[in-house]
RNA sequence: AUGAUUAUUGCGGGAGAGACCUAUAUGGCGCCGAAGGAGUAAUUAUUUAAGCUAGCCACUUAAAUGUGAAACUCUCAGGCAAAAGUACCGUAAUAUGACA
Numbered sequence: 001a002u003g004a005u006u007a008u009u010g011c012g013g014g015a016g017a018g019a020c021c022u023a024u025a026u027g028g029c030g031c032c033g034a035a036g037g038a039g040u041a042a043u044u045a046u047u048u049a050a051g052c053u054a055g056c057c058a059c060u061u062a063a064a065u066g067u068g069a070a071a072c073u074c075u076c077a078g079g080c081a082a083a084a085g086u087a088c089c090g091u092a093a094u095a096u097g098a099c100a
Stems, first nucleotide, its partner, number of pairs: 006095008018029001020028002022025001030080003036076001037074003044066008
């Protein structure tokens, strides 16, 4: 500073699934995916084996162990009338202060 980015707070928007059952409890059965958490594909690293080579390097193939995002998968946590709240989006304020 005609203020990037990030964070916090206010406001507006914002899905899913039982107002289930009973003996009302630290209970039972069914379900949801959008707080949080966990899993992983490509990728990439290392190692091993085979191929190639006179032999090595490099390269190719395979396997193992790591790396590895999401609104995908799981459902530990959370949730399943309304209200409230949540991922995320918009906006305002405050803080931060990149480029120039």